[in-house]
RNA sequence: AUGUUAUACAGAAGAGCAGAGAGAUUAGGCUCGUUGAAGCUCUAGCAACCUUCCCCCCGAAAGGAAAGGUGCUACUACCUAACCCAAUUUUGGGAAAUUAUAACGU
Numbered sequence: 001a002u003g004u005u006a007u008a009c010a011g012a013a014g015a016g017c018a019g020a021g022a023g024a025u026u027a028g029g030c031u032c033g034u035u036g037a038a039g040c041u042c043u044a045g046c047a048a049c050c051u052u053c054c055c056c057c058c059g060a061a062a063g064g065a066a067a068g069g070u071g072c073u074a075c076u077a078c079c080u081a082a083c084c085c086a087a088u089u090u091u092g093g094g095a096a097a098u099u100a101u102a103a104c105g106u
Base pairs, nucleotide, nucleotide: 001106002105003104004103005102006101007100008099013043014042015041016040017039021032022031023030026081027080028079029078044073045072046071049069050068051065052064053063077098083094084093085092086091087090
C1' cells in the first nucleotide's frame, strides 16, 4: 500500500512546548479556537479488538480481568449530499459508499 471480517448515538483530561487554525476529503451548514486550536511530549483515564482468567475433553457462547500490543479521551464518524421507505415539502427511518480503528492475510 492493498484484501477480508468486525465495530463506529456509550465511555474517558490535566500539565508542558507551540502559536492559528481545527472538526478525514469536496461543497453547504453547524460548532470549537488567542480565556490558546492543530501538532508534539509527559502523566492520568476510557474502552475491551488482540490478550488473559473462569467454565470445559477441546473449542465456542456467557461472565470476569486489564499486566502486555493497539486504539481512543468536544459535538452520533458534528450534520447533510447519491439511493430506498414513510409522512408530505423538509422532516423521520433504512441501506450503501467513503473514512477511522482492530484482527488476520497478501